[in-house]
RNA sequence: GAAGUCUGCCAGACCGCCGCUGGUGCGAUCGUGGAAACACGGCACUGGAGGAACGUCCGGACUGCGCAGGACAGCGUAGCAGGUAACACCUGUCCACCGUGAGGUGAGGAUCAGAGCAACAGAGACGAGCCGGUUCAGUCCGGGUGAAACGGGCAAUCUCUACGCGCAGCAAUACCAAGUAGGCCAGCGUUGAUGUGGUUCCGCAGAGCUGGCGGGUAGGUAGCACCGAGCCGGGUGGGCGACCCCCGGCCCAGAGUAAUGGCGGUCACAUCGGGGGCGACCCCGAUGCACAGAAUCCGGCUUAUCGGCGGACUUCACAC
Numbered sequence: 001g002a003a004g005u006c007u008g009c010c011a012g013a014c015c016g017c018c019g020c021u022g023g024u025g026c027g028a029u030c031g032u033g034g035a036a037a038c039a040c041g042g043c044a045c046u047g048g049a050g051g052a053a054c055g056u057c058c059g060g061a062c063u064g065c066g067c068a069g070g071a072c073a074g075c076g077u078a079g080c081a082g083g084u085a086a087c088a089c090c091u092g093u094c095c096a097c098c099g100u101g102a103g104g105u106g107a108g109g110a111u112c113a114g115a116g117c118a119a120c121a122g123a124g125a126c127g128a129g130c131c132g133g134u135u136c137a138g139u140c141c142g143g144g145u146g147a148a149a150c151g152g153g154c155a156a157u158c159u160c161u162a163c164g165c166g167c168a169g170c171a172a173u174a175c176c177a178a179g180u181a182g183g184c185c186a187g188c189g190u191u192g193a194u195g196u197g198g199u200u201c202c203g204c205a206g207a208g209c210u211g212g213c214g215g216g217u218a219g220g221u222a223g224c225a226c227c228g229a230g231c232c233g234g235g236u237g238g239g240c241g242a243c244c245c246c247c248g249g250c251c252c253a254g255a256g257u258a259a260u261g262g263c264g265g266u267c268a269c270a271u272c273g274g275g276g277g278c279g280a281c282c283c284c285g286a287u288g289c290a291c292a293g294a295a296u297c298c299g300g301c302u303u304a305u306c307g308g309c310g311g312a313c314u315u316c317a318c319a320c
Base pairs, nucleotide, nucleotide: 001316002315003314004313005312006311007310008309009308010307012267013266014265015264016263017262018261020048021047022046023045024044025043026042030041031040032039033038050291055301057300058299059298060297061296062169063168064167065166069201070200071199072198074165075164076163077162078161079093080092081091082090083089094108095106096105097104098103109160110159114158115157116154117153130143131142132141133140173222174221175220176219183213184212185211186210187209188208194205195204230250231249232248233247234246235245237244238243269288270287271286272285273284274283275282276281
């Protein structure tokens, strides 16, 4: 100097004007809408989209199902040991494969429990048997075809083994207001309907369930931004590491058909064009910035992606 591997962080900033929305304080007890529940309305200060918020692929927190058990089916995982609330995630390590290497990938238990698959070529893909040599003998050796000719390969084909798993989901659920038709018909049902995945058994409870016709309602509040498996900083604390522990500090979106925006200026960065300079670099103008947006929340994984700033390590060439 070039080419790589792994990994951390950022993802424009500031000011002004106007607008939206949450919180806190002040003000008001009035106005508007509504049948009601309830909602909206002023001023000041202050907060307001991500590294993946996407995907909905996993795991949970949380909410509901009266309680409980078994079998079968179903689903998931698969070397060993740890981390974590948990996981199919992460870390270490063994082995296998790829790479010169730093490193990367792994659904990594079982083929004498049983099945299944392998086009064409080939004598044959069922233990079969072409050519040459050899032998008592396809007995042994070699050759052709083919990815594979054998007690081989594939289990990311079914399956077997071991271990594990209640179900549904914020459209969960709780409350308030209003209103109808607590309607009618049929079938099943106390000889047991139904009771949160399927089939079945068992215990307990005990009257509904299914189909059709017809009617009312679609309003409002909470759930809900949270003391959180929370975030930031420090530690001659522990550990190979994931991570754990200790000390200090902080409160950091919450809409509800869905807020977080619009305009202007300055600066930064990148690209293009012009000019100046030996060079480092400077000036002017134009353009604009990928992937993409919260919707109950958290921990992961997969995928998409413009540009920038670091750290550690590997290989090659050259010079000293």

Source information
This is a predicted structure of a 320-nucleotide RNA (Bacterial RNase P class A) from Ramlibacter sp. The sequence is in RNAcentral, with records from ENA. It matches the Rfam family "Bacterial RNase P class A". Rfam classes the family as a ribozyme. Its mean pLDDT, the model's own confidence on a scale to 100, is 79. The model forms 93% of the base pairs in the Rfam consensus. The organism belongs to Ramlibacter, within Bacteria.